Predicted 3D model of a 74-nucleotide RNA (transfer RNA) from a Gemmataceae bacterium. Its mean pLDDT, the model's own confidence on a scale to 100, is 81. Rfam family: tRNA. Rfam links the family to the GO term triplet codon-amino acid adaptor activity. The family's RNA type in Rfam is transfer RNA.
[in-house]
RNA sequence: GGGCGGUUAGCUCAGUUGGCUAGAGCACCAGACCGACAUUCUGGGGGUCGUAGGUUCGAAUCCUAUACCGCCCA
Numbered sequence: 001g002g003g004c005g006g007u008u009a010g011c012u013c014a015g016u017u018g019g020c021u022a023g024a025g026c027a028c029c030a031g032a033c034c035g036a037c038a039u040u041c042u043g044g045g046g047g048u049c050g051u052a053g054g055u056u057c058g059a060a061u062c063c064u065a066u067a068c069c070g071c072c073c074a
Base pairs, nucleotide, nucleotide: 001073002072003071004070005069006068007067010026011025012024013023019057028044029043030042031041032040050066051065052064053063054062
């Protein structure tokens, strides 16, 4: 230098060919339960979907550029 994959909540990830309001588990907070803790149950907070543009009535999803990480080729 070229090619491929990845980037979504604090962490690990899903998101079925563009359309329900962006989700799950764990973690965190509050309450219930208990003599107390743990477990369990209920509820809650937390995201500009790596960044910037473009296409579209509508983009996490398509296109372009770019940053970072990993692998392969040279």